[in-house]
RNA sequence: ACGCGCGGGAGAGUCCGCCCGGCACGUCUGGUGCGGCGCCGAAGGGGCAACCUCCCCGGAACCUCUCAGGCACCCGGACCGCGCGU
Numbered sequence: 001a002c003g004c005g006c007g008g009g010a011g012a013g014u015c016c017g018c019c020c021g022g023c024a025c026g027u028c029u030g031g032u033g034c035g036g037c038g039c040c041g042a043a044g045g046g047g048c049a050a051c052c053u054c055c056c057c058g059g060a061a062c063c064u065c066u067c068a069g070g071c072a073c074c075c076g077g078a079c080c081g082c083g084c085g086u
Stems, first nucleotide, its partner, number of pairs: 001086008013037001015036004019031004023026001038071003044067001045065003051059002
């Protein structure tokens, strides 16, 4: 450094409409479906570049964009710690 296992691990919608269901038939309720609006940054990806003693090459943020992803819980999750293997 990479792989695996364990533990920790933030932010932002339980929004609106449609559709498909449930039965208690309601100003009810469910959905991993479709669309809309709003929002978040810590998978991945793009941008800027302090810095790596200076130049080239190369690397490079927790900054920035929000394509992707995400916005109850769960899951996921950059990153951190421990263990095992190469």